[in-house]
Molecule: small-subunit ribosomal RNA
Organism: metagenome
RNA sequence: GAUCCUGGCUCAGGAUAAACGCUAGCGGCAGGCCUAACACAUGCAAGUCGAGGGGCAGCGGGGGUAGCAAUACCUGCCGGCGACCGGCGCACGGGUGAGUAACGCGUAUGCAACCUACCCUUUACUGGGGAAUAGCUCAGAGAAAUCUGGAUUAAUGCCCCAUAACACAGCGGGACCGCAUGGUCCUGUUGUUAAAGCUCCGGCGGUAAGGGAUGGGCAUGCGUGACAUUAGCUAGUUGGCGGGGUAACGGCCCACCAAGGCUACGAUGUCUAGGAGGUCUGAAAGGAUGGUCUCCCACACUGGUACUGAGACACGGACCAGACUCCUACGGGAGGCAGCAGUGAGGAAUAUUGGUCAAUGGGUGCAAACCUGAACCAGCCAUGCCGCGUGAAGGAUGAAGGCUCUAGCAGUUGUAAACUUCUUUUGUUGGGGAAUAACCCCGGGUACGUGUACCCGGCUGAACGUACCUGACGAAUAAGCACCGGCUAACUCCGUGCCAGCAGCCGCGGUAAUACGGGGGGUGCAAGCGUUAUCCGGAUUUAUUAGGUUUAAAGGGUGUGUAGGCGGAUUGGUAAGUCAGCGGUGAAAUCCCCCAGCUUAACUGGGGAACUGCCAUUGAUACUGCCGACCUUGGAUGUAGAUGAAGUGGGCGGAAUGAGUAAUGUAGCGGUGAAAUGCAUAGAUAUUACUCAGAACACCGAUUGCGAAGGCAGCUCACUAAACUACUAUCGACGCUGAGACACGAAAGCGUGGGGAGCGAACAGGAUUAGAUACCCUGGUAGUCCACGCCGUAAACGAUGAUAACUCGUUGUGUGCGGUACACAGCACGCGACUGAGCGAAAGCAUUAAGUUAUCCACCUGGGGAGUACGACCGCAAGGUUGAAACUCAAAGGAAUUGACGGGGGCCCGCACAAGCGGAGGAACAUGUGGUUUAAUUCGAUGAUACGCGAGGAACCUUACCUGGACUUGAACGCGCGUGACCGGUGCCGAAAGGUACCUUCUCCGCAAGGAGCACAAAGCGAGGUGCUGCAUGGCUGUCGUCAGCUCGUGCCGUGAGGUGUCGGGUUAAGUCCCAUAACGAGCGCAACCCCUAUCGUUAGUUGCCAGCGGGUAAUGCCGGGAACUCUAACGAGACUGCCAGCGUAAGCUGUGAGGAAGGUGGGGAUGACGUCAAGUCAGCACGGCCCUUACGUCCAGGGCUACACACGUGUUACAAUGGCCAGUACAGAGGGCAGCUACCGGGUGACCGGAUGCAAAUCUCGAAAGCUGGUCUUAGUUCGGAUCGGAGUCUGCAACUCGACUCCGUGAAGUUGGAUUCGCUAGUAAUCGCGCAUCAGCAAUGGCGCGUUGAAUACGUUCCCGGGCCUUGUACACACCGCCCGUCAAGCCAUGGAAGCCGGGGGUACCUGAAGUCCGCAACCGCAAGGAGCGGCCUAGGGUAAAACUGGUAACUGGGGCUAAGUCGGAACAAGGUA
Repeated sequence: GAUCCUGGCUCAGGAUAAACGCUAGCGGCAGGCCUAACACAUGCAAGUCGAGGGGCAGCGGGGGUAGCAAUACCUGCCGGCGACCGGCGCACGGGUGAGUAACGCGUAUGCAACCUACCCUUUACUGGGGAAUAGCUCAGAGAAAUCUGGAUUAAUGCCCCAUAACACAGCGGGACCGCAUGGUCCUGUUGUUAAAGCUCCGGCGGUAAGGGAUGGGCAUGCGUGACAUUAGCUAGUUGGCGGGGUAACGGCCCACCAAGGCUACGAUGUCUAGGAGGUCUGAAAGGAUGGUCUCCCACACUGGUACUGAGACACGGACCAGACUCCUACGGGAGGCAGCAGUGAGGAAUAUUGGUCAAUGGGUGCAAACCUGAACCAGCCAUGCCGCGUGAAGGAUGAAGGCUCUAGCAGUUGUAAACUUCUUUUGUUGGGGAAUAACCCCGGGUACGUGUACCCGGCUGAACGUACCUGACGAAUAAGCACCGGCUAACUCCGUGCCAGCAGCCGCGGUAAUACGGGGGGUGCAAGCGUUAUCCGGAUUUAUUAGGUUUAAAGGGUGUGUAGGCGGAUUGGUAAGUCAGCGGUGAAAUCCCCCAGCUUAACUGGGGAACUGCCAUUGAUACUGCCGACCUUGGAUGUAGAUGAAGUGGGCGGAAUGAGUAAUGUAGCGGUGAAAUGCAUAGAUAUUACUCAGAACACCGAUUGCGAAGGCAGCUCACUAAACUACUAUCGACGCUGAGACACGAAAGCGUGGGGAGCGAACAGGAUUAGAUACCCUGGUAGUCCACGCCGUAAACGAUGAUAACUCGUUGUGUGCGGUACACAGCACGCGACUGAGCGAAAGCAUUAAGUUAUCCACCUGGGGAGUACGACCGCAAGGUUGAAACUCAAAGGAAUUGACGGGGGCCCGCACAAGCGGAGGAACAUGUGGUUUAAUUCGAUGAUACGCGAGGAACCUUACCUGGACUUGAACGCGCGUGACCGGUGCCGAAAGGUACCUUCUCCGCAAGGAGCACAAAGCGAGGUGCUGCAUGGCUGUCGUCAGCUCGUGCCGUGAGGUGUCGGGUUAAGUCCCAUAACGAGCGCAACCCCUAUCGUUAGUUGCCAGCGGGUAAUGCCGGGAACUCUAACGAGACUGCCAGCGUAAGCUGUGAGGAAGGUGGGGAUGACGUCAAGUCAGCACGGCCCUUACGUCCAGGGCUACACACGUGUUACAAUGGCCAGUACAGAGGGCAGCUACCGGGUGACCGGAUGCAAAUCUCGAAAGCUGGUCUUAGUUCGGAUCGGAGUCUGCAACUCGACUCCGUGAAGUUGGAUUCGCUAGUAAUCGCGCAUCAGCAAUGGCGCGUUGAAUACGUUCCCGGGCCUUGUACACACCGCCCGUCAAGCCAUGGAAGCCGGGGGUACCUGAAGUCCGCAACCGCAAGGAGCGGCCUAGGGUAAAACUGGUAACUGGGGCUAAGUCGGAACAAGGUA
C1' cells in the first nucleotide's frame, strides 16, 4: 500500500412563528416581539337601566314675561339627561407564560363532606310601619387631588312589626337502606327567620321552598423532567380527643395527648419547565416540540391583605409596604398597555396611533337602543402553503456575435433569434355588477280575549363599486437564484501560482487547477433561489421491537450473603396478571376516508371512521401468581472409603552461604568485553577442624496436585476445612443469582516491637560514554524474615462472571470405584493435547465453548483531555474508591495480507572476507573537481552510480563566458518578388567586422516568349536563442545486476486483500533439472542459437608460404615451379556427463578413469527480465509550455575557460643493485598511411632539414621494449631521481606573450617505500614490457581504446565486513529504518484547576422591629341599647442585625492540559529497538 471488522465524524430527506444575501408579475388562504413578565407619551378597550329614586347642570322643543326685533329672564311642562342614590354587569370577553416538578395538568372515579346570580320548572306568599343618607343648598380647608361641617330630602337603599314551613336548629319515636363515618323517609314537640315596587293593566319585578340546567369547589387511583459529585428528611411534623373556621371535608387553625410520618419502587435538596388536545419527524416503536386554534392552570409594576359579591382575595376595584416615573405653591398628591393601536429600548428579527358594530357573540334594558380595539373587515411583510402568468405554432443559410478547437475544416450557444401566423390568462382602459340580511322595528294578514305565536311586505352592508361578468387594445407589462472534484444531476477556456481564495466531510491552490476568480457552456429549482440556525431522520450510533463485553470500548481481584429477580414433578382451589364479550368515557378542532362549497387548489363545510387509552362489568382458566396437599430427580444430611505443596500453631533436620576461633600455607585474591574501585604481608584467597547466625528448602518435580481467588513445596505432631468415590439411609424444592453490605485479598508501602546470614531500592565508589544521575563491577541502608495492626491495589489473566441443560470423535494423565487379576473394552470427578459440526472480523474456540438455550449480576457506547479536576467517603501517610467538563482531532483501534526492514534465525552465492601479488594514502609533476579569485575564470555531472566525466585534442577558431566595436528580415535556410547589378579587384580609414571611392560586369537551355542556375539589394512571410523547466516529455544512458528472478491463463483455497502454482526434499552457475505436491500449463528472464579464440578436415593459393625438384645471388621465395607446411578466409567436424567406475529413486555428483587439441558453461565477447533511484541528459538531437525580439538574436577584435593561500579524486615518474648507465644482439600482434607513411642518400650532437624512390598497400612504409651477452657504478640523496630554472634551437601554424610540443647544453628540488585507512586481481589472470590507433595543422596523451612480449603467488575456509538470492520470524515501518516516534526546555494561541482577597445571587436559621388587614379581647369617651370611636393582643409583607451553608463572577500568583511546515537537548517505545 491493499483487505475484512469495530468505531466515530460528515452528507443526501422532511420540517420551521424564522433571519440574512441576491432577485421579484398577480391572486387566494393563513401567519406575524421566540429577545427586556423592560419602561411607556397619546387615544380607545365596561357599561347600562328615567319601566327603582330624588332631581335637573348641559342640549332640543313647548309655554310664559319683557322687548319692534335680536335677545334676556322665568317655567321639569315635554323629548331626554351630567353628576348622585339604587339595580344588574364589571369574576365574562381580551392579554401574557414570570412563577409552578404541583392533584398544576391529563385520564378515570368519588362527595353519605359542598356552593351556584341570571335561565327553566313546581309550590306558597307579596300586609303594615319607621329612621336615615347621597344629591341639591349654605359655610369652610387646600396649589391640586380631595376633604370637613351645618341644614334639608327620596327610593326596588336600610330598619322594625305581622304572617309562614315541605326551610333551619334542638329534643323524641318508627321504618328502610349503605363498604364505613352514616344516609333517606314518616311522625311528635319546641324555637327562629321573608318580601318592593313599577305599569301603557297585557305584564315586568320581589320573597320563601323543592327540582333541573349551567358553572364551580374539594378528595382519590394512575400517568406526567434532569442530577445520587443531593442520602437521609420532618416539629403542625404524623396520628388522636376536643374546639374554632369554611359553602364544604381536612393540622386548614388552636389547646392537650401519643411518637409518629416520608425514603434506594429515590425522600430531602439543587437546576430546568406552564400542562394537554395536538405539531414535526419516523416503516413502526420512538424522538423532538407545545407558536397560531381549542381546553385547563397561573399571573396582571414587586410583595402582602382583606372588603364587596352568587362568584374575586379581583388586568383597566380598595388598603398597606417597596422600587420606578410624573405633578407640586414642598405642605402633599397621581400612576401601572403581559387589552387594541402606537413609542423608546433590547435584538438577526416580527405590522396600522385604520374602518364598522352590517354580521356573530357579550352586558344592561319591556323595548327602541346604547356600549363592545370581543368580533368582522381593511392596511403592511414572498413569512409560509396553494394557484396562475411571463406566450403558442411554424421557421436551417443551422445568420451575425460570443465561446471552444484546428495546418485548414469545424463544433456549440441553437428553433434559439430574425421572420410568418395565432392566442389574450395577466395587464391597461370602458361598461355592468352580486351574495353575505334575517332578526329587531314598522305596515298588513292567520289562530285565540287589541297581546302572544306564525306568515307576507318594507327598512338595515364596514368590507365595496369588492368578488364576478363583459367590450376594446396589443406579445404587448412580467426571470431569477444556486450549483457543475467525489458523495451529487451538470465541463471547458483564460487569469492566478501554497498567493489571492474555496471548503458540509474528504480535501483543492507551490505555472498546464473540471475544486480559487472571470468567460462560454451545462445541471437543478423557479417568483423564488441559496445561506445560517434549530428538530427528527438516516443512526440497529442507548439496541422494548433491535447491540455488545478472549484480542476492537466493555466480566467486578475472589467469596459469603441481605433486598430484589428467576425457579423441579403431580393435584385441588382461587382468579391478581392474562384472554374474550359487553357498558361508560376518550370535548371540539386536527389526522384518515367519502361527499360538498369557492373556476382549480390551498382553504372551508357535512358525514363516517379513528382516537391503539382509562374505568366498570360478565365470563374463560392453558400459562404465571397466591393458598392447600403430596412426590423425589435439584439441593442438603448420613455411613464407609480414600486423596492432596489446602489452612493455622508447635517440634525437628541436613546441604549451602556468611561470621568467629584455631591451624596449614604464601602472594596474590576478586571481578570484567577489558579493567578499576575493593580485599590482602597487621597473612587474604585456598584448605582443615570446631562453634554461631539467619534465611530458603536441591534431588523427587511433572504437560502433576490442592485451594474461591490471592496463593501453597524439607520432615513430623496437633487442630481446622474441602472437593471426590461407593451406598441410596434421612429431609422434601429447603434452589440459582445477587445491587448495597461483610470477609478474604500478591508485591511494594506504613506503624510498634523483634530479627538481620544472603540478596538488595536509595546512596557511595570504579568503569563505559560526547554525556551516563543507566545497563557492568565493588560495597551498601531501608526492605526482604517474625509478631500484632494498617493499606486494598496488580497484565489480581483463561485479558473469557456465576448457575443449569443439551450437542460428533481421537488420545494422554491424577484420584477413587467396578469385574478373580500388577493385563484391560467399563463408571464418576478433575488436569491436558488434537480435530469435526456450529460460531467468529479473523486469529481462533470447539462437552473445561467463544456452539445451542434459560436465569441473575457486573460492565461498554469515537480518540485525546483523564482515571485527571472538583466534591464526597476511606486511610497515620503514601494513596485508594466514586468520577466530570471546557477545549481539541477525523480519526483512534482489532485481526489478517503483501512488501520493506531488524545491532532476528536458517540455507546459499560473489575477489565479499580470508590466503596471496601489486598498488593508492607520504614526494614531485600531469589531469579533473571543490574552494577562492576574477570583467569573465561559460555550462553540465556530485555517495556507491560526479571528480584523465560530457571533452576521441580550449593558442585564433572551437566558445556557449567577459570587455569593446558593429548589424536589425538579421550570420544560416525555405517561399515569394525584383534586378543583372551586386559580387569581385584596387586604394583609403579601421584592431577586425565593416565603411567608403574608383574600376569591372552574369552563365546555361531556347528562334523567341520564357525557363533553370548564380549573385545581390530593399520591403514581405517564415527567423533566431547553448535562454528556463530532465519535476511536462521522447530517445539514449548509469545502477541494483548477467543478480535469478518477474508474471499470466484455467483450476483450487480464503468473506476479502491475497494465497497456491513459485512452497517442501534434493541438485545446479541458474525458478538448472529431478522427486514430491490442488494444482495443471504458459510467457519474459537463465541456458542455447551469434562473433572471436583453442584442434582437425575440406575448398582456394596472391600480395602470403617454401618441404621436395631446378635456376640464381655476397645475401634474401630472388626466379621457374610447388599446393605439402605455416598462414590467409569460407565451409564443415568436434564436447553431449556420450562411455566407464562408485554413490543416488531420479536429477545429478565424485574420479590422477578412458579417449580427446579441448571435459563437465573449454576461454573471451555481444546479449541486461518485471522493475527501482521524479537517477543523468532541454548544452548531441527531438519536443510541450514559458521567456527575449535594434536583443537573452548575429558579426568581429582582444581577453577568459590555462587564475592559485588551499582541499580531494584519478594518474605518471620515482625513491634504486631483480637497479642505473654504456656497447652488442633476438623475437610480436594489431593497426595507420597520398595536403599521407616514407625506404635509401646527404647535413646537423639532436629535435629536424635537404634530396630521392616505393606504396591508395598480406606487395611499399611506420616500427618494439623488457629480454639475452659483455662492461661499469657499490648503497651514497648517489652515475638513483628527474622537478624547477637559465641558455640555445627544431617543428606546426596568419599567429606559440598570456598559452604548444620537441631537441641540445647547463641547473639537479622533493623523495631513502609512505599514518589512520583504502583499491585491483583467481591464469595466459595479476604484475611487467613496449607497440598501434582515434581526435589532430600542432599539442599540453602520463588520458582513452586496442595489441601483443615476459609471466607468477594464493584460496584452510565462510566466524566476521560489504552486496545479493530463497525460506522463516517480529514490526507501532508502507515517502517503507536515511522509517516511525517519546519527553523536558524555548515561542505563540486557547480553554481550564488551585489561590490571599474583592464583588454579587437565591434559599434557610436565630433574634429585633413590624404597615395594612382578618380574627379575638376591653372598665374609662359617645350611645337607653344595639353598636361605634379608641385601645390592647395574635399573625404577617417588609426592614434590620448575626453566624453559617450553597452557588456564581473576578484576581496578584500558580498547576498541569490542548493546539501550532521546517527551534533546543537527548534517544524512551516499535526489530532481540540494540539492557525484551